[in-house]
RNA sequence: GGGGCGUUAGCUCAGUUGGCAGAGCACCGGACUUUUAAUCCGUAGGUCCCGGGUUCGAAUCCCGGACGCCCUACCA
Numbered sequence: 001g002g003g004g005c006g007u008u009a010g011c012u013c014a015g016u017u018g019g020c021a022g023a024g025c026a027c028c029g030g031a032c033u034u035u036u037a038a039u040c041c042g043u044a045g046g047u048c049c050c051g052g053g054u055u056c057g058a059a060u061c062c063c064g065g066a067c068g069c070c071c072u073a074c075c076a
C1' cells in the first nucleotide's frame, strides 16, 4: 500500500424486508429474610464512531473519514 471484519446503554452483545432503539449484567430505588450477600419487583440510562448523500422515513442502503482486530504485498 491492498483486502476483510468490527464500532449500538457503564460492561458484554442482539437488532429479521428501511417503519416507536433493545436484552443480560452493573448502578439506583423498593420488597423479602437466609443479612458485607442472595432472591424478587421497578425506575433511570443512547451523538446507534464522525461527516455527507438517497428516501416520506436510515442503526440498517450509498460515498468519504476515524479507530480497533485479522489477512496480504513491498522496502529495509
Stems, first nucleotide, its partner, number of pairs: 001072007010025004019056001028042004049065005